Predicted 3D model of a 72-nucleotide RNA (transfer RNA) from a Candidatus Campbelliibacteriota bacterium. Model confidence (mean pLDDT): 80 of 100. The organism belongs to Candidatus Campbelliibacteriota, within Bacteria.

[in-house]
RNA sequence: CUCCUCGUAGUUCAACGGAUAGAACACGGGCUUGCGGAGCCCGCGAUACAGGUUCGAUUCCUGUCGAGGAGG
Numbered sequence: 001c002u003c004c005u006c007g008u009a010g011u012u013c014a015a016c017g018g019a020u021a022g023a024a025c026a027c028g029g030g031c032u033u034g035c036g037g038a039g040c041c042c043g044c045g046a047u048a049c050a051g052g053u054u055c056g057a058u059u060c061c062u063g064u065c066g067a068g069g070a071g072g
Base pairs, nucleotide, nucleotide: 001071002070003069004068005067006066007065010025011024012023013022018055027043028042029041030040031039048064049063050062051061052060
């Protein structure tokens, strides 16, 4: 320098172009308990950034940034 894959809650992962972006763990609150833990209920919290296509984009296209890999 070129090419490929990837980037979504604090973490690990979901989401045929169409539902309020979903789940588990974590965190906060409640119930329960002599106190904890476990269990049950509730809550909090995310699409890397900027454009484009589309009635509609997490998804498709372009660029930038970042991570990993391959080639020279």

It matches the Rfam family "tRNA". RNAcentral holds the sequence, with entries from ENA.